[in-house]
RNA sequence: AGAGUUUGAUCCUGGCUCAGGAUGAACGCUGGCGGCGUGCCUAAUACAUGCAAGUCGAGCGAGGGAAUUUAGAUUGAGGCUUCGGCCGAUUUCUAUUGGAACUAGCGGCGAACGGGUGAGUAAGACAUAGGCAACCUGCCCCAAGGACUGGGAUAACUGAGGGAAACCUUAGCUAAUACCGGAUAGGUAAAUGGAAGGCAUCUUCUAUUUAUUAAAGUUGGGUUUCCAACACCAUGGGAUGGGCUUAUGCUGUAUUAGCUUGUUGGUGAGGUAACGGCCCACCAAGGCCUACGGUUAGCUGGUCUGAGAGGAUGACCAGCCCCACUGGGACUGAGAUACUGCCCAGACUCCUACGGGAGGCUGCAGUCGAGGAUCAUUUGCAAUGGGCGAAAGCCUGACAAUGCGACGCUGCGUGGAGGAUGAAGGCCUUCGGGUUGUAAACUCCUGUCAUAGGGGAACAGGCGAUCCGACCUAAUACGUCGGUGAGUUGAGUGUACCCUAAGAGGAAUUGGCGGCUAACUCUGUGCCAGCAGCCGCGGUAAUACAGAGGCCAAGAGCGUUGUUCGGAUUUACUGGGCGUAAAGGGCGCGUAGGCGGUCUUGCGUGUCAAGUGUGAAAUCUCCGGGCUCAACCCGGAAAGUGCGCUUGAAACUACAGGACUCGAGUCUGGGAGAGGGAAUCGGAAUACAGGGUGUAGCGGUGAAAUGCGUUGAUAUCCUGUAGAACACCGGAGGCGAAGGCGGAUUCCUUGAACAGUACUGACGCUGAGGCUCGAAAGUGUGGGUAUCAAACAGGAUUAGAUACCCUGGUAGUCCACACGGUAAACGAUGAAUACUCGCGGUUUGCGAUACAAUGUAAGCCGCCAAGCGAAAGCAUUAAGUAUUCCACCUGGGGAGUACGCCGGCAACGGUGAAACUCAAAGGAAUUGACGGGGGCCCGCACAAGCGGAGGAACAUGUGGUUUAAUUCGAUGAUACGCGAGGAACCUUACCCGGGCUUGAACUGCAGGGGAAUCGGGGCAGAGACGUCCCGAGUCUUCGGACUCCUGUAGAGGUGCUGCAUGGUUGUCGUCAGCUCGUGCCGUGAGGUGUCGGCUUAAGUGCCAUAACGAGCGCAACCCUUUUCCCUGUUUGCCAUCAGGUAGAGCUGGGCACUCCAGGGACACUGCCAUCGUAAGAUGUGAGGAAGGUGGGGAUGACGUCAAAUCAGCACGGCCCUUACGUCCGGGGCUACACACGUGUUACAAUGGGCGGUACAGAGGGCAGCCACCUAGUGAUAGGGCGCUAAUCCUAAAAACCGUUCUCAGUUCGGAUCGGAGUCUGCAACCCGACUCCGUGAAGCUGGAUUCGCUAGUAAUCGCGCAUCAGCCAUGGCGCGGUGAAUACGAUGCCGGGCCUUGCACUCACCGCCGGUCAAG
Repeated sequence: AGAGUUUGAUCCUGGCUCAGGAUGAACGCUGGCGGCGUGCCUAAUACAUGCAAGUCGAGCGAGGGAAUUUAGAUUGAGGCUUCGGCCGAUUUCUAUUGGAACUAGCGGCGAACGGGUGAGUAAGACAUAGGCAACCUGCCCCAAGGACUGGGAUAACUGAGGGAAACCUUAGCUAAUACCGGAUAGGUAAAUGGAAGGCAUCUUCUAUUUAUUAAAGUUGGGUUUCCAACACCAUGGGAUGGGCUUAUGCUGUAUUAGCUUGUUGGUGAGGUAACGGCCCACCAAGGCCUACGGUUAGCUGGUCUGAGAGGAUGACCAGCCCCACUGGGACUGAGAUACUGCCCAGACUCCUACGGGAGGCUGCAGUCGAGGAUCAUUUGCAAUGGGCGAAAGCCUGACAAUGCGACGCUGCGUGGAGGAUGAAGGCCUUCGGGUUGUAAACUCCUGUCAUAGGGGAACAGGCGAUCCGACCUAAUACGUCGGUGAGUUGAGUGUACCCUAAGAGGAAUUGGCGGCUAACUCUGUGCCAGCAGCCGCGGUAAUACAGAGGCCAAGAGCGUUGUUCGGAUUUACUGGGCGUAAAGGGCGCGUAGGCGGUCUUGCGUGUCAAGUGUGAAAUCUCCGGGCUCAACCCGGAAAGUGCGCUUGAAACUACAGGACUCGAGUCUGGGAGAGGGAAUCGGAAUACAGGGUGUAGCGGUGAAAUGCGUUGAUAUCCUGUAGAACACCGGAGGCGAAGGCGGAUUCCUUGAACAGUACUGACGCUGAGGCUCGAAAGUGUGGGUAUCAAACAGGAUUAGAUACCCUGGUAGUCCACACGGUAAACGAUGAAUACUCGCGGUUUGCGAUACAAUGUAAGCCGCCAAGCGAAAGCAUUAAGUAUUCCACCUGGGGAGUACGCCGGCAACGGUGAAACUCAAAGGAAUUGACGGGGGCCCGCACAAGCGGAGGAACAUGUGGUUUAAUUCGAUGAUACGCGAGGAACCUUACCCGGGCUUGAACUGCAGGGGAAUCGGGGCAGAGACGUCCCGAGUCUUCGGACUCCUGUAGAGGUGCUGCAUGGUUGUCGUCAGCUCGUGCCGUGAGGUGUCGGCUUAAGUGCCAUAACGAGCGCAACCCUUUUCCCUGUUUGCCAUCAGGUAGAGCUGGGCACUCCAGGGACACUGCCAUCGUAAGAUGUGAGGAAGGUGGGGAUGACGUCAAAUCAGCACGGCCCUUACGUCCGGGGCUACACACGUGUUACAAUGGGCGGUACAGAGGGCAGCCACCUAGUGAUAGGGCGCUAAUCCUAAAAACCGUUCUCAGUUCGGAUCGGAGUCUGCAACCCGACUCCGUGAAGCUGGAUUCGCUAGUAAUCGCGCAUCAGCCAUGGCGCGGUGAAUACGAUGCCGGGCCUUGCACUCACCGCCGGUCAAG
């Protein structure tokens, strides 16, 4: 720092999505150790149990009576003994001394702190900065005083009573630092006088008067009267803590626009610590402005993010506020309207003897519940802090610790070094190898953490016997203060840390690998299963699903989900837009507001500068330090961009004053105009009415019909009536703010421009709300109604036609007065001002004039420079450069819809969402394709012709159906006499049946055998095959070859995929196109070149030209045909010469000619004429065999159709392996109600039959063609010459000549069927062809529609060949014979080419897409 995604591609607009950070988190998988933090975000739901606020006996009465003292009695271990006794620890009892611990009560202080929660609260909150001359403050500190004298009660306790209990009542006794009276002091309040000060009310000091108001002791010491400490009272001050108040800031909503009656103010009284409508009485009628209402929310320091500005957030820590089951209330007190106080009400829970009572975890643990989700009913007061106390001390779920949770941050480890024949295994493979991978094994080390053992801190400060000094004092007491210090105090804890021991031993996962985004292969699956944050993957070769191997990333974690900031300049202050992408109000006037010309003076509002106060601490940043490091913690600095105060500056801004004229306005003058309103007038047209003429139609349409008309229409003439609109002039013209305005005249009236330059002196611009105006349609009332014409009716069209077309026709269209208030109300462009190269046209005025030219101002148009713009375009009338003000926009759809409100008679208008859904919607431009768009051009494309198809019968192919099988493929053009150039068996792939399994064919290896093999025959069998017999029978360089059997690797497959492929082919199309290099243009896709003019069969050529060249195509080169020449000569030919025949190049001979086959020539618009710049075109031109590519063929650009073919061949992948392989027999591919395509034969006289007479070309031929002869009606058969071919053979038909038939289902037509045969072949039943005799069907020229052909062509006639034993061939491929008609023309049909235009198509019109109906 960006990226993906709209398109065939491009630029832009614009949304969606991703990569980053963070978290009080949750979930999935996994989990070694430590440190520091952190942990009910939901039900402010309900709570069992324990604890969380007590303390003081040095305030008091009472109880209690320990240690202890003394005396007596008792017991009596043991010792001594002079044995008489003595001493005597010890036990028990009595009396006495003593008064400790402890205790309910009275009393004091505390309980208002600490701890929790965030329900409420949008302002009595909070933050920042101020104010209180309007206030309070227990304990604490300082100063200077006091503490005198009296009194009466009451709890405890005792007695009595009630009650289940909680507890209560009553009669007595008693104390105080409890309570009360008096005195004094000081204070306070009021009034008055004086002095001083301030900030308006006032404040301070002082004097007098009046009123009011204090106290308490206890302990210790020494002792008679003191001392000390702690308490107590009053006063002044301080500190701390609070109270009130002001300004500013502080979430959305106008689909909440008005709110307010104690409301706003005043006077007086009350109340408070204090100000105040805080409360009350009276008076006045004010007050507020995003108010009032509704939604959401504790606020802040901070936290997260961000470059910043901002945005989001308010867990933990800290400050403030609020709350304590819900609601209300006061009491006590320095302080509360009091979390573990009281009273009342309510809900809920519990106890009960039913009368009545008790309770409040939003304290710490913990429980139920809610929830995706949040811990121990732990230890201790050792430390820090708090309450009480003189103190020891007691209390403290504050706090200190530990426990649980990877919830977060941070540190460490799971080993280190060496180790290649790159082991094995896995995976992949082109089978060679690669990779996992120095990874492992193996060798040598180390010992953090964990484990075991041992040592072992800090956190401790206090308390305090003893002793010393100072102060106090009469005192060496007491006490206080400062030292000394025996002893004593640790929850965590035997913890941190250190040492030792053993052993690599106990310790790695998670997510991802199509792009974004680092990381690729195999297998499985087959739009299934699934993935997915966005785009999107998956329909048989998935780097996207699932698994595996490998790789990438992070690592005791990783991933997912939620939320939030960022990216997003996608709300734009920094930093966006509005002609066409979303977005300028329909137009004007104008209020508030915003902004505002030149000069000058003052002031100091904004602004700027300096200083100062504050901005709590923590946090962040920097520096330094402490835990081994880090996280974490400590110290210091900086920062906190803010607010206040003081001082200063004066350019700009605001304000106040003065002046000016260029902005704005006024005045004068002559002109222009469909500007507006009213009245009057006019002619043409239309309709109707009356009259005349006149007769059968008129009218209308693509064509018709409805309609009108013999009761006289239409047409035509005359007259009249009515309403509406104003031809020509008329124009890119004029006017108006917009809507809009058009016959003429008159009257009334507005605005603008120009010229003159006299006056005012900034009077201006814009304009939220507001108010006018506002096309057409529409509404109301009343008129009017000729035309036109929604609705409606009829006629057509159509599948339908509630439409388009026609005939009628009502509202309406017109007028007056009201309403409505919208339009693509558009220049899709708000208004105003200034500036910025030019050219041309036009309107009006001025000026100048020669009917000049030129000039100037204001309009209206066209073109262009700079600039702008995504582009197209705009361009002095800006969409350029700037300023001011207003309106509006923020993805598409839902939707300008719903609800609400406002307006309206209604119709409807204005304002104006959300749920849900999509990943786009959109603008401009580009390339194509397309158009029942345009222009130019071509083609048997049409037209003009000739002949066919579609009707019949048959042949053949296909569909369908049938079948055991009817093998498979080809399916618009571009399948259908196609693969197949030939299915009776074979072919053959299909079906039925019978066999074989290393196989019918092929290769390698191993083992075994020598016979294999060939010929013939027998048996069973449908055959394959099985079995038996006979005969023949190896080669060799001695290695082997050859062959069989067994085993193995393999073989084989017309099985699938033509959408995995190669190759080949069809089609557009033999159409003229398709591209490239460099340059140039464009932000870019892309364009140019290749366009334009002319020309051509042609992107063929010429000219022009920001293009210049080039390539693949076109053409030419090739083959054939047509003419000539040269050369050559047999099998070909025969002019001349000779011979010869019935006839014949038959023979000699010749090679002239023809032919053959090798080479060459010719044709190039070369010549002429006309036209044209040229290219070229034209000519019944010349010449020439041929004339404008002479005819034909081969040759097929870039590409399109996922076109065809895995069954011709090849080939990837998949599948079968005693079968999906292979062999054999039989059947089928030949079926048959039917439909289609392609053909043949016909329907007849341009013909059929019969007879006669001619003329080809190109081919083929030895398992062949077959002359000729004989037989047969014939197919053929029997003989048989020639020919391995320019030698022999195969051979024309139509035509022509004659005759017959005479228009008929026929002497047309030949299907079908019967009979008899021929030939091929193992074999003609299914299922061959041919011949003869007989039979003699349909069919009389074919509907809609459709095909071929432009000259040796169509049509017609026969001949040949391939395949082939034969043939279903009427097919295919060739060959020649005879041999036409027509093309006026045009671009309407079909197809194609080029240019242009439109486009919402690009899978490209067989597109896209709105609606409706039906089904799921």
Molecule: small-subunit ribosomal RNA
Organism: uncultured bacterium